[in-house]
Molecule: Bacterial RNase P class A
Organism: soil metagenome
RNA sequence: CUGGCCGGACGGUCGCGUGGGGCGUGAGCUCCCCGAGGAAAGUCCGGGCUCCACAGGGCAGACCGCCAGUUAACUGCUGGGCACUGCGUUGCAGUGACGGAAAGUGCCACAGAGAACAGACCGCCGGCGGCUUAUUGCCGGUAAGGGUGAAACGGUGGGGUAAGAGCCCACCGCGCAUCUGGCAACGAAUGCGGCAGGGUAAACCCCGGUCGGAGCAAGGCCGAAUAGGCGGCGAGAGAUGGCCCGUCUCGUCACAGACGCCGCGGGUAGGCUGCUUGAGGUCGUGAGUGAUCACGAUCCUAGAGGAAUGACCGUCCGGACGGCAACGUCCGACAGAACCCGGCUUAUAGGCCGGUCU
Numbered sequence: 001c002u003g004g005c006c007g008g009a010c011g012g013u014c015g016c017g018u019g020g021g022g023c024g025u026g027a028g029c030u031c032c033c034c035g036a037g038g039a040a041a042g043u044c045c046g047g048g049c050u051c052c053a054c055a056g057g058g059c060a061g062a063c064c065g066c067c068a069g070u071u072a073a074c075u076g077c078u079g080g081g082c083a084c085u086g087c088g089u090u091g092c093a094g095u096g097a098c099g100g101a102a103a104g105u106g107c108c109a110c111a112g113a114g115a116a117c118a119g120a121c122c123g124c125c126g127g128c129g130g131c132u133u134a135u136u137g138c139c140g141g142u143a144a145g146g147g148u149g150a151a152a153c154g155g156u157g158g159g160g161u162a163a164g165a166g167c168c169c170a171c172c173g174c175g176c177a178u179c180u181g182g183c184a185a186c187g188a189a190u191g192c193g194g195c196a197g198g199g200u201a202a203a204c205c206c207c208g209g210u211c212g213g214a215g216c217a218a219g220g221c222c223g224a225a226u227a228g229g230c231g232g233c234g235a236g237a238g239a240u241g242g243c244c245c246g247u248c249u250c251g252u253c254a255c256a257g258a259c260g261c262c263g264c265g266g267g268u269a270g271g272c273u274g275c276u277u278g279a280g281g282u283c284g285u286g287a288g289u290g291a292u293c294a295c296g297a298u299c300c301u302a303g304a305g306g307a308a309u310g311a312c313c314g315u316c317c318g319g320a321c322g323g324c325a326a327c328g329u330c331c332g333a334c335a336g337a338a339c340c341c342g343g344c345u346u347a348u349a350g351g352c353c354g355g356u357c358u
């Protein structure tokens, strides 16, 4: 540096919570079993399960992007390829949004003459002119050299040239073709092409792939009291209408609402369920480089509510402080379930084992 594991141990006493048994009319009492994690955390990905929606397809949107494997699935994991970085460099280790920049559009700060149909600032070369040479002005050639920059339109060497330039040649790079190794990504070899196409896609975009939505406060069952809805029955004082009647009162009949009783249905409070036996843990054997898988044996290990999961004592372990010592005092990382799993990320005192290097 890196991979894995543990993360106080044992015994006792008391307390707390779910569940089960016994006693008690009941309030309650008593006994027994079990009772946090590697991250239970963040809720960032992926699934199971549940309900809703849905003929099929498309648009939009989000995410992903080398290849093969693994898996229920994944943006995870394993192995491989490629690129970059480091080193003690025939190799090893680390890192990786790692499809497309030759469809199109955009952007490239500062510096610099010039930043993408290139570009003459210095320099080099040629011509003409001024001038006594030095030197200077104008026109032209030149991207080899200097300078700027993260990046300057292939690199190194040779030939060539007035000076230069893939202008020509060799090697490297790049592209294409053939052949060959590999399931593939990709690699090796040979030949051809004078070289065209700077970077940026974690800019829009293009190509390919995946994705319906909401979540256990999902969902299912039971279901009060009160208020309100519907229906039936009763009672009809007062109101209204009829009978009687020339009119009114009395009487009598009917009856809406209010009233009383009964029934029905919806919702709420509340209760039960979902709920923990599961892509499960441990051990062994086997397949595989590995992730992982198969088989066998064995185990049951929180299921409440917002609330429990703790404290003390003894012996030991580890650490800090004090002390010459015996010993004494203090402390035990991060943190903490709530439908369940697989990952990722983050927090973590101290210790153990393996590998590599010094």
Stems, first nucleotide, its partner, number of pairs: 001355006008316007016035002019032005037334001041345002044343005049215004061211005066080005081098001082096006099206002104204002106200003121146002123142008154172006173195001174193005180187002219273004229264006240254004280299008317332006